[in-house]
RNA sequence: AAUAAAGAUUGAGGAGCAGUAAUUAAGAGUAUCUAUAGUAGUUAGCCGCUAAAAAACUAUAGUGAAAGGAAUUAUUGCCGAAAUUGAGUAGUUGUGUGGCUCACAACCUCAGUUGGGUUUGUGCUGAACAAGUACAAGACUGUCACUAGUUAAUAUCUAGUGGUGAGCUAUCUUUCGU
Numbered sequence: 001a002a003u004a005a006a007g008a009u010u011g012a013g014g015a016g017c018a019g020u021a022a023u024u025a026a027g028a029g030u031a032u033c034u035a036u037a038g039u040a041g042u043u044a045g046c047c048g049c050u051a052a053a054a055a056a057c058u059a060u061a062g063u064g065a066a067a068g069g070a071a072u073u074a075u076u077g078c079c080g081a082a083a084u085u086g087a088g089u090a091g092u093u094g095u096g097u098g099g100c101u102c103a104c105a106a107c108c109u110c111a112g113u114u115g116g117g118u119u120u121g122u123g124c125u126g127a128a129c130a131a132g133u134a135c136a137a138g139a140c141u142g143u144c145a146c147u148a149g150u151u152a153a154u155a156u157c158u159a160g161u162g163g164u165g166a167g168c169u170a171u172c173u174u175u176c177g178u
Base pairs, nucleotide, nucleotide: 004175005174006173007172008171009170011168014079016078017077018076019075020074021073022072023071024070033062034061035060036059037058038057041049042048044101045100046099047098082114083113084112085111086110087109088108091107092106093105094104095103096102115141116140118138119137120136121135122134123133124132125131142164143163144162145161146160147159148158149157
């Protein structure tokens, strides 16, 4: 010299994560609107409104979208990348809606869960048989430890078992100090 603790920087996993833009398919011949005819209720709920009709709904004919989500390409930022649950809720904004309640969505704060993608099943969201998400199970994979083998070797490689990101690799500083 070790070892252990704290702090800082750095880097890796791969069907890796998220954003932006363009194009394409689907959404859909759907919603909306117009005309004719029929018809009384309209809303998630209450009030309000309408009162034999101008709303709403149905049929026929015509007109005719979009959002969220998806694929491909390019590009940006990254490796708690990111996703999700709960609370705040007398937070802010928006949608359903003329008002209130309620529900949903986005944003912000706090706390928790998940190393990563993937397959299957169930639930929820969704137009969807796409996709996303929660839970469970399976194998795979990254990383660390242990065991066995290989080997000059404690390196590398192979196999098995167990853990998992507040982790791991590398470097530096401080403290402990064999």